[in-house]
Molecule: transfer RNA
Organism: Phycisphaerales bacterium
RNA sequence: UGGCCUGUAGUUCAAUUGGCGGAACGUCUGAUUCUGAUUCAGAAGGUUGAAGGUUCAAGUCCUUCCAGGCCAG
Numbered sequence: 001u002g003g004c005c006u007g008u009a010g011u012u013c014a015a016u017u018g019g020c021g022g023a024a025c026g027u028c029u030g031a032u033u034c035u036g037a038u039u040c041a042g043a044a045g046g047u048u049g050a051a052g053g054u055u056c057a058a059g060u061c062c063u064u065c066c067a068g069g070c071c072a073g
Stems, first nucleotide, its partner, number of pairs: 001072007010025004019056001027043005049065005
C1' cells in the first nucleotide's frame, strides 16, 4: 500500500437474508434464609462503531471514514 472478515446491552452472542432490537451471564430490587449462598419473581440497562445515501420501512442494501483481526506485497 492492496484485498478479505468483524463491530448490536457491562460481557458472550442472536435477530429466520429489509417489516415491533432479544437471550444467557452480570447489575439492581423484592421473596425465601437467623445472615450469606442457592432458588424464585420483577426491573433497569441499546443513537445497532461514525457520517451520508436508497426505501413506505435499514442492525440487514450502497458509499466514505474509524477501530480490531487475517492474507499478500